[in-house]
RNA sequence: GGUUGCAACAUCCCCGUGGAUUGGGUGAGGGCCGAAAGGCCACACAGCGAAUCGACUGCAACU
Numbered sequence: 001g002g003u004u005g006c007a008a009c010a011u012c013c014c015c016g017u018g019g020a021u022u023g024g025g026u027g028a029g030g031g032c033c034g035a036a037a038g039g040c041c042a043c044a045c046a047g048c049g050a051a052u053c054g055a056c057u058g059c060a061a062c063u
Stems, first nucleotide, its partner, number of pairs: 001063007013049001014047001016056002019053004023048001025045003030041004
């Protein structure tokens, strides 16, 4: 250098960092349809204890 496995650090445990995609959550909200119930569209928010992808950090093993 390459490959594979892992996340010690963490105010119980789980959770290394940024990003992307899919699917959820929230909204006295916004727009449209509807008699209503409700449905559709976009926007915004965040420890979404959901999944996937790749880059990077650290630890270990193999080569």